[in-house]
Background: Predicted 3D model of a 147-nucleotide RNA (c-di-AMP riboswitch aptamer (ydaO/yuaA leader)) from a Solirubrobacterales bacterium. The coordinates come from a structure-prediction model, not an experiment, and the mean pLDDT is 78. Rfam family: c-di-AMP riboswitch aptamer (ydaO/yuaA leader). Rfam describes the family as follows. This family represents a conserved RNA structure found upstream of the ydaO and yuaA genes in Bacillus subtilis and related genes in other bacteria.

RNA sequence: CGCAACAAAACGCCGAAUCUCGAGCUGAGGGGCUCGGGAACGGGGAACCCGAGUUGUUGGGGCGAAUCCCACAGGGAAGCUGUGGGAAGCGCUGCUCUUUCAGCGCUAGCCCGUCAGCUAACCCCGCAGGCCCAAGAGAGAGGUAGC
Numbered sequence: 001c002g003c004a005a006c007a008a009a010a011c012g013c014c015g016a017a018u019c020u021c022g023a024g025c026u027g028a029g030g031g032g033c034u035c036g037g038g039a040a041c042g043g044g045g046a047a048c049c050c051g052a053g054u055u056g057u058u059g060g061g062g063c064g065a066a067u068c069c070c071a072c073a074g075g076g077a078a079g080c081u082g083u084g085g086g087a088a089g090c091g092c093u094g095c096u097c098u099u100u101c102a103g104c105g106c107u108a109g110c111c112c113g114u115c116a117g118c119u120a121a122c123c124c125c126g127c128a129g130g131c132c133c134a135a136g137a138g139a140g141a142g143g144u145a146g147c
Stems, first nucleotide, its partner, number of pairs: 012131003018039009041126005050117001059115001060112004067087008088107006095142007
């Protein structure tokens, strides 16, 4: 100097998943953990009206971007598995928002338990987990800092 791997941290990213109060524990302290409240944010159930006839094993439904189609192969077969492609959807590109182009990536998983259209009052629940070299351009609006 270059390449690769591992660990940690900062900045930052996905996500609703953050802030705060009280008590207890712990620590030299900064702080950390547990329990119980509150706020913000997020989700579900639930009338009239409206909508729809609904379900009957191919049940039905919810969170989430995470669905659909085609071809090939495996398989007795499938609504199954794998590979490739397409449509649609979602995320990132470093001050923020909207938008255009370009580039890169994702399209999982889990839950309810025979039951739920919408839905005011009302009721209930969540407040996790994970990643991190990924740092382009244009337009409009705003903000911050400097002069």